Annotation
This is a predicted structure of a 354-nucleotide RNA (Bacterial RNase P class A) from an uncultured Chitinophagaceae bacterium.

RNA sequence: CUACAAACCCGAGCUAUCGAGUUAUGAGCGAUCAUGAUUAGGAAAGUCCGGACAGCAUAGAGCAACCUACCGGCGAAUAACCGGCUUCAAGUUUACUUGAAAGAGAAAGUGCCGCAGAAAAUAACUACUCCCGAUCUAUCGGGAGAAAAGGUGAAAAUGUGAGGUAAGAGCUCACAGCAGUUGGUGGUAACAUCAGCAGCGGGUAAACCUUGGGUGCUGUAAUGCCACGUAUAGAGCCGUUUUAAGAGCUGCUCGCUCAAGGCUCAGGGUAGGCAGCAACAGGUAAACAGUAAUGUUUAUCGCAGAUAAAUGAUAGUUUAGAAACAGAAUCCGGCUUAUGAGGUUUGUAGAUUU
Numbered sequence: 001c002u003a004c005a006a007a008c009c010c011g012a013g014c015u016a017u018c019g020a021g022u023u024a025u026g027a028g029c030g031a032u033c034a035u036g037a038u039u040a041g042g043a044a045a046g047u048c049c050g051g052a053c054a055g056c057a058u059a060g061a062g063c064a065a066c067c068u069a070c071c072g073g074c075g076a077a078u079a080a081c082c083g084g085c086u087u088c089a090a091g092u093u094u095a096c097u098u099g100a101a102a103g104a105g106a107a108a109g110u111g112c113c114g115c116a117g118a119a120a121a122u123a124a125c126u127a128c129u130c131c132c133g134a135u136c137u138a139u140c141g142g143g144a145g146a147a148a149a150g151g152u153g154a155a156a157a158u159g160u161g162a163g164g165u166a167a168g169a170g171c172u173c174a175c176a177g178c179a180g181u182u183g184g185u186g187g188u189a190a191c192a193u194c195a196g197c198a199g200c201g202g203g204u205a206a207a208c209c210u211u212g213g214g215u216g217c218u219g220u221a222a223u224g225c226c227a228c229g230u231a232u233a234g235a236g237c238c239g240u241u242u243u244a245a246g247a248g249c250u251g252c253u254c255g256c257u258c259a260a261g262g263c264u265c266a267g268g269g270u271a272g273g274c275a276g277c278a279a280c281a282g283g284u285a286a287a288c289a290g291u292a293a294u295g296u297u298u299a300u301c302g303c304a305g306a307u308a309a310a311u312g313a314u315a316g317u318u319u320a321g322a323a324a325c326a327g328a329a330u331c332c333g334g335c336u337u338a339u340g341a342g343g344u345u346u347g348u349a350g351a352u353u354u
Base pairs, nucleotide, nucleotide: 001350002349003348004347005346006345007344008343009342012318013317014316015315016314017313018312020039021038022037023036024035025034026033027032041325045336046335048334049333050332051331052330053219054218055217056216060254061253062252063251064250065215066214067213068212069211070084071083072082073081085103086101087100088099089098090097091096104210105209109208110207111204112203113202125150126149128145129144130143131142132141133140134139158176159175160174161173162172163171177200178199180197181196182195183194184193185192186191223275224274225273226272234265235264236263237262238261246258247257248256280302282301283300284299285298286297287296288295289294
């Protein structure tokens, strides 16, 4: 330098003509006209997670269900993000780099670990030792002992060495390993390290389970207000505090509170407006603090609000590029998915002194 792959950033501006929505000013009785400002995304998608906001009058207990699980920071947040610790894996070459973790508990209990192997936790296939018997000295049978040797396996009763023994075994000793625990030092902490104590099959909880912590519901068609209009003034059931019908508090139960009306069926009227509705946990720039995420201060800006749905079309031009994926409907912070050209970083391969 080229190619490929992965992660991340970005997703257009200006001028002219015509057209549309909202809004400000001016004119107009009004419809409207003129001028100015502004007008669809990085994901607006998915509806997955967390909230703001609105309503349900207020406060509980138990069981169930669901979520969560190393430490700290940040944040409105249980979301996400940042930093660190531990374990594992890969690379590399001796201590670093990168990545992953659904990262509490296996010493409360239950379950599972295929095939192979004697056996997957109170095991004995081949070998070993001792005793008895048979027997042409090579073997066979029975009993007792043992798990140190070999085989199978991912894993076989913690490992190595020495002593000891009939042969052996943590049986004893030394040094280690593993889960626990006491104390010192460092750290906010997770944790690290040093020195002891006593103990000895593993793995698995994205198996059941246990422990710690947490959790109201609905959703802008929420909700609030105004206008218009309205009948045969129907029927039935429960109840009117003389056991409370009904409603409320995640599901259920208990308890508590409100309550004179509540529920069902038939029939009649209306379905039009306003608010919610965009000034906000807001954007941009600089400085300061911080490892960072992020925060504070100062300055500055106002950047869609439609209601069957506007935000466009044409031409030219700037740029490395202007295309792909794709269109707002209460809003915000995230995650996931789709995506042209270009840029940044990392890795792999190749070429070469340009």

Of the family's consensus pairs, 97% are formed in the model. Its mean pLDDT, the model's own confidence on a scale to 100, is 75.